[in-house]
Context: one part of a larger RNA
Molecule: small-subunit ribosomal RNA, central domain
Organism: Phyllonema aviceniicola CENA328
RNA sequence: UUGGGCGUAAAGCGUCCGCAGGUGGUAAUGCAAGUCUGCUGUUAAAGAGUGUAGCUUAACUACAUAAAGGCGGUGGAAACUGCAUCACUAGAGUACGUUCGGGGCAGAGGGAAUUCCUGGUGUAGCGGUGAAAUGCGUAGAGAUCAGGAAGAACACCGGUGGCGAAAGCGCUCUGCUAGGCCGUAACUGACACUGAGGAACGAAAGCUAGGGGAGCGAAUGGGGUUAGAUACCCCAGUAGUCCUAGCCGUAAACGAUGGAUACUAGGCGUUGCUUGUAUCGACCCGAGCAGUGCCGUAGCUAACGCGUUAAGUAUCCCGCCUGGGGAGUACGCACGCAAGUGUGAAACUC
Numbered sequence: 001u002u003g004g005g006c007g008u009a010a011a012g013c014g015u016c017c018g019c020a021g022g023u024g025g026u027a028a029u030g031c032a033a034g035u036c037u038g039c040u041g042u043u044a045a046a047g048a049g050u051g052u053a054g055c056u057u058a059a060c061u062a063c064a065u066a067a068a069g070g071c072g073g074u075g076g077a078a079a080c081u082g083c084a085u086c087a088c089u090a091g092a093g094u095a096c097g098u099u100c101g102g103g104g105c106a107g108a109g110g111g112a113a114u115u116c117c118u119g120g121u122g123u124a125g126c127g128g129u130g131a132a133a134u135g136c137g138u139a140g141a142g143a144u145c146a147g148g149a150a151g152a153a154c155a156c157c158g159g160u161g162g163c164g165a166a167a168g169c170g171c172u173c174u175g176c177u178a179g180g181c182c183g184u185a186a187c188u189g190a191c192a193c194u195g196a197g198g199a200a201c202g203a204a205a206g207c208u209a210g211g212g213g214a215g216c217g218a219a220u221g222g223g224g225u226u227a228g229a230u231a232c233c234c235c236a237g238u239a240g241u242c243c244u245a246g247c248c249g250u251a252a253a254c255g256a257u258g259g260a261u262a263c264u265a266g267g268c269g270u271u272g273c274u275u276g277u278a279u280c281g282a283c284c285c286g287a288g289c290a291g292u293g294c295c296g297u298a299g300c301u302a303a304c305g306c307g308u309u310a311a312g313u314a315u316c317c318c319g320c321c322u323g324g325g326g327a328g329u330a331c332g333c334a335c336g337c338a339a340g341u342g343u344g345a346a347a348c349u350c
Stems, first nucleotide, its partner, number of pairs: 004321003007304002012318001014201002017198001021194003025088002028085004033081002035077009049065006091191001092188003095184003099180002103177007110154001114150008125136002162169002206247006215241002220236004258317006266295011299306002323350003332343004
């Protein structure tokens, strides 16, 4: 291991693609593997079940007998599954038309701020804190004006708004490229869903090589606080943060909620598209589809809460859980430059 579960109690892989496998729409015909059914063979004896008999009874023993199930053979049924053939269009895809967006990559441009440099004005402070001090400044700081340089990030718009599989994506313009929704119903005709292994992507930090380095800032130094202060506060500040090429492969990678399909009251927002009455037209009002939110019925839930974006009602496929600690440790294996990651115990103990 059956069973029961996985939002918060243990438990949904970070996400997606996809081979095998599992599962799979409507109608017709055929086959008969699964399925159902008749007959039949076999399933040793003993034992067990039922009945009868023998030891005075019972235990015990003997005789007779029934049934279920399994396996094989043979005859039949054809609803369902399967297989084959032939069709269909409601799933899926394609085409055409419109549209949407911080989706991705590359290039070009922009302004505010910050720091630094140069010059002008100007004089004694500036900075910082709970209070201070370290620090900067008469070799002219801070303040202010003009000019220049650099790097990083893009205020307002900005929104329980948008896009993306997730990670994530926000100045403007251009090029390349991917996708979604809506509408038409032209084409294909089940081509679908899921997906063990496998492949790809994957924040931050970290690593390798070469650049870059304004601000911020692990480490580190100094000042302060304190009994101490390897901290919190302050002054500095290296790696890093940025770019290019490669590696790493983990996060409270969270909706702590796997994916797909169908069904099951409503109400109020908001985004995109289509459309109706009306209208010159745009609004307004109404309807439909697709997203994204709030509230809520039935139902579910231990409760909290969820509630057509389900944690409701069902089906299919995958992943995962089985007391706490030991332990995400040891060992082995694989991957990695390393850091480490993946897989993953036991003794013992409560």